c-di-GMP-I riboswitch aptamer from a rhizosphere metagenome, 71 nucleotides, folded computationally.
The sequence is in RNAcentral, with records from MGnify.
The model forms 95% of the base pairs in the Rfam consensus.
Its Rfam family is "c-di-GMP-I riboswitch aptamer". Rfam links the family to the GO term cyclic-di-GMP binding.
RNA sequence: AAACGGCAAACCCAUUGCGAAGUGGGGGCGCAAAGCCACGGGUCCAGUUGCUGGAUAGCCGGGUUACCGAA
Numbered sequence: 001a002a003a004c005g006g007c008a009a010a011c012c013c014a015u016u017g018c019g020a021a022g023u024g025g026g027g028g029c030g031c032a033a034a035g036c037c038a039c040g041g042g043u044c045c046a047g048u049u050g051c052u053g054g055a056u057a058g059c060c061g062g063g064u065u066a067c068c069g070a071a
Base pairs, nucleotide, nucleotide: 006031007030011026012025013024014023015022016021029058035064036063037062039061040060041059042056043055044054045053046052047051
């Protein structure tokens, strides 16, 4: 390169949460790890605010698992 497929942004509806945001359905911007992990950094939220707790893995790094096969 190819093939079978996979995931699913924004937005809409419902729902949970103080909130960030999550979950289900629709939807499809994109993704070869856009599978999983909160370990490090960043960003966001809450509080008793130089700290603590929470969110984000589709912000970056790292760890770990994995489909196909010209190589």